[in-house]
Context: one part of a larger RNA
RNA sequence: CCCUCGUUAAGGAACUCGGCAAAAUGGCCCCGUAACUUAGGGAUAAGGGGCGCCCCGGUAGGGUGAAGGGCAACACGCCCGUAGCCUGAGGGGGCCGCAGUGAAACGGCCCGAGCGACUGUUUACCACAAACACAGGUCUCUGCUAAGUCGCAAGACGAAGUAUAGGGGCUGACGCCUGCCCAGUGCCGGAAGGUUAAGGGGAGGGCUUAGCGGCAACGCGAAGGUCUGAACCGAAGCCCCGGUGAACGGCGGCCGUAACUAUAACGGUCCUAAGGUAGCGAAAUUCCUUGUCGGGUAAGUUCCGACCUGCACGAAUGGCGUAACGACUUGGGCGCUGUCUCAACGAGGGGCUCG
Numbered sequence: 001c002c003c004u005c006g007u008u009a010a011g012g013a014a015c016u017c018g019g020c021a022a023a024a025u026g027g028c029c030c031c032g033u034a035a036c037u038u039a040g041g042g043a044u045a046a047g048g049g050g051c052g053c054c055c056c057g058g059u060a061g062g063g064u065g066a067a068g069g070g071c072a073a074c075a076c077g078c079c080c081g082u083a084g085c086c087u088g089a090g091g092g093g094g095c096c097g098c099a100g101u102g103a104a105a106c107g108g109c110c111c112g113a114g115c116g117a118c119u120g121u122u123u124a125c126c127a128c129a130a131a132c133a134c135a136g137g138u139c140u141c142u143g144c145u146a147a148g149u150c151g152c153a154a155g156a157c158g159a160a161g162u163a164u165a166g167g168g169g170c171u172g173a174c175g176c177c178u179g180c181c182c183a184g185u186g187c188c189g190g191a192a193g194g195u196u197a198a199g200g201g202g203a204g205g206g207c208u209u210a211g212c213g214g215c216a217a218c219g220c221g222a223a224g225g226u227c228u229g230a231a232c233c234g235a236a237g238c239c240c241c242g243g244u245g246a247a248c249g250g251c252g253g254c255c256g257u258a259a260c261u262a263u264a265a266c267g268g269u270c271c272u273a274a275g276g277u278a279g280c281g282a283a284a285u286u287c288c289u290u291g292u293c294g295g296g297u298a299a300g301u302u303c304c305g306a307c308c309u310g311c312a313c314g315a316a317u318g319g320c321g322u323a324a325c326g327a328c329u330u331g332g333g334c335g336c337u338g339u340c341u342c343a344a345c346g347a348g349g350g351g352c353u354c355g
Stems, first nucleotide, its partner, number of pairs: 001350008010341002014339001019336001027051005036041001038173001052095005061087004068080004096100001108334007115326002120132002136171007148157003174321004179251003184248002186244005193239003199233002204228005211220003252270005279313001280310001291307005
């Protein structure tokens, strides 16, 4: 010097990113317990008091219950209850210590806010959470050889189920709610028209040549064969016409205006498919920003309550609340302390020196 532990004057979070760690609280009985609330809870809320040993005395009482008694008696049985056994307060008197749940085991508490309803689940080996799941909600598919899934198939799961069932997506208890846009994309429906494949169809064309013409070169050229091949007829799809947002998604700009000023209920104009409703709002979202005001502190970039100028909230990629719950995050307070002012001493084990 290190590790693990014990104690500490005065102060008591001044430490620190942060009370991290430690201290404190602690059991049983009694008293007593607020806001809020989904009336269950919150609650061991909070806050107090008692606790050992001896005697009265194993007392009052409670349980069991031979004997005994009562009822019933054909029988099963029911009730009371002495003794014994088990259990057992409260009260009175007394004794000792600093201390009586005498050691050990053995909640610190309260107030405010955020997120997630909750119990659960998770990154085996840096993350346990506000992430995942969850009951509940909703949309959609599926009529049974179901949809969906695995497999080349046979076959299997779904399910020995049958729409109060099964699959998929999103949301995530509960309460109040969930606005506008179908122009684009997706999905669903429609079928008149446009486009359109294979296929059908064969107009026409090329090659070949028996023949014909020609002095010849060569030209024409039937049938057949062969290579092509236009029009026309051809579904779904797409175009097209509608519907659909708890489908993917989206939800404006400029200018002016009121008898102080300021502001603009009001007006004008441009654009759009439609221009963000309710609620919330410097927020897990606010850049400017330590916004401004209020609260708390002697002093507060955090915190709480407001305001609204929302850089860039917003309604099942849910909005706003919400009792209970949380090894979650955040602010404050009481208690308590070697966290600190500021360090000291002690114990055990290392290190170090010597052997």
Molecule: large-subunit ribosomal RNA, domain IV
Organism: wastewater metagenome